[in-house]
Overview: A computed fold for a 316-nucleotide part of an RNA from a Deltaproteobacteria bacterium, annotated as large-subunit ribosomal RNA, domain IV. It matches the Rfam family "Bacterial large subunit ribosomal RNA".

Context: one part of a larger RNA
RNA sequence: CCCUCGCUAAGGAACUCGGCAAUAUAACCCCGUAAGUUUGCAAGAAGGGGUUCCCGAUGAAUAAUCGGGACGCAGUGAAAUGGCUCCUGCGACUGUUUAGCAAAAACACAGGUCUCUGCUAACUCGUAAGAGGAUGUAUAGGGACUGAAACCUGCCCGGUGCCGGAAGGUUAAGGCAAGAGGUUAUCCCGCUUUUAGCGGGAGAAGCUUCGACCCGAAGCCCCGGUGAACGGCGGCCGUAACUAUAACGGUCCUAAGGUAGCGAAAUUCCUUGUCGGGUAAGUUCCGACCCGCACGAAUGGUGUGCGAGGAUCUCG
Numbered sequence: 001c002c003c004u005c006g007c008u009a010a011g012g013a014a015c016u017c018g019g020c021a022a023u024a025u026a027a028c029c030c031c032g033u034a035a036g037u038u039u040g041c042a043a044g045a046a047g048g049g050g051u052u053c054c055c056g057a058u059g060a061a062u063a064a065u066c067g068g069g070a071c072g073c074a075g076u077g078a079a080a081u082g083g084c085u086c087c088u089g090c091g092a093c094u095g096u097u098u099a100g101c102a103a104a105a106a107c108a109c110a111g112g113u114c115u116c117u118g119c120u121a122a123c124u125c126g127u128a129a130g131a132g133g134a135u136g137u138a139u140a141g142g143g144a145c146u147g148a149a150a151c152c153u154g155c156c157c158g159g160u161g162c163c164g165g166a167a168g169g170u171u172a173a174g175g176c177a178a179g180a181g182g183u184u185a186u187c188c189c190g191c192u193u194u195u196a197g198c199g200g201g202a203g204a205a206g207c208u209u210c211g212a213c214c215c216g217a218a219g220c221c222c223c224g225g226u227g228a229a230c231g232g233c234g235g236c237c238g239u240a241a242c243u244a245u246a247a248c249g250g251u252c253c254u255a256a257g258g259u260a261g262c263g264a265a266a267u268u269c270c271u272u273g274u275c276g277g278g279u280a281a282g283u284u285c286c287g288a289c290c291c292g293c294a295c296g297a298a299u300g301g302u303g304u305g306c307g308a309g310g311a312u313c314u315c316g
Stems, first nucleotide, its partner, number of pairs: 027051005036041001038148001052070007071075001088311001095107002111146007123132003150302003154233003159230002161226005168221003174215002179210005186202006234252005261295001262292001273289005
């Protein structure tokens, strides 16, 4: 000097991003206990008092209670053994997770909704046989989203998806097959070295290559529906007898122009917005306002209680 531990005068967070760490609290008995609330809780809320030994009384009692007394700084005499409260955000909750830097607001969850599936089910694995689903049968099973309960969940179907429709358009393989090309038995012409060979032309049948018109499903085009499907949810100008503002009007565009609720928010750039509270002083915090850069309704909206945990602010 480092590690780990013990004690500490006076002060008591002045430390620090932050009370990180450490202290404190603690067991049992008695008293007492607020807001809020889903009436279960909150709650061990908070906050107080007691605890040893001896004698006596009550008592079955070495328990407990009462009365009296004794000692020590200290009587849960050691060890072990909650610190507490208030406001706010998130997630309802107990639970699960990055074995080895993250335990959370992430995942799950009960509940909600949509959708598929009539049983040889849908779906999944497998080339198949076969298996799971399920020795189940729509109060069942698969998939997707949301995430207790409460109050709710607005408008848009133009695009994309899905579902339904079948008149018309388009249309594959295939069918039908007009026609066209190739080949050449044969015939003709020319040349020649004339029982033969070479070159050119026409060309039936067969074989073969191509092939128009026409007939051809689903799909697509088309016609409808559908948002707890993917998604989307405007601009400019004017207007009230102070001013300001605009219930109101005009106009352009759109499929439709954001409803309720919430709002400088885990979302607000400008921003330390403005006002109020708290402090002597507050970029944080709490309550409001609303000009929401760029909240918003199951990619759920809002508020509340509870339990575990974590985050921010703050007092003694």
The prediction has a mean pLDDT of 80.
The source organism's lineage runs through Bacteria, Pseudomonadati, Myxococcota and Myxococcia.